[in-house]
RNA sequence: GGCCUGGUAGCUUAGUGGUUUAAAGCGCCUGCCUGUCACGCAGGAGAUCGUGGGUUCAAAUCCCAUCCGGGUCG
Repeated sequence: GGCCUGGUAGCUUAGUGGUUUAAAGCGCCUGCCUGUCACGCAGGAGAUCGUGGGUUCAAAUCCCAUCCGGGUCG
């Protein structure tokens, strides 16, 4: 340098054009429970989807460029 693959919440992932501007687990916060902690139950905060453009009535999703990680070829 070419090709392939990944980047979505603090962490690990789902979501592959349209129900309400994104879901789950762990973690975090509050309350209940308990003598306390843990467990359990209920509720809550947290991601404008790596970045910038484009296509479309509509983009996390499709296209282009670019940054970062991994793999592979030379």

The RNA shown here (transfer RNA) has 74 nucleotides and comes from Desulfitobacterium metallireducens DSM 15288. The coordinates come from a structure-prediction model, not an experiment, and the mean pLDDT is 80. It matches the Rfam family "tRNA". It is annotated as a transfer RNA. The sequence is in RNAcentral, with records from Rfam. Lineage of the source: Bacteria > Eubacteriales > Desulfitobacteriaceae > Desulfitobacterium > Desulfitobacterium metallireducens.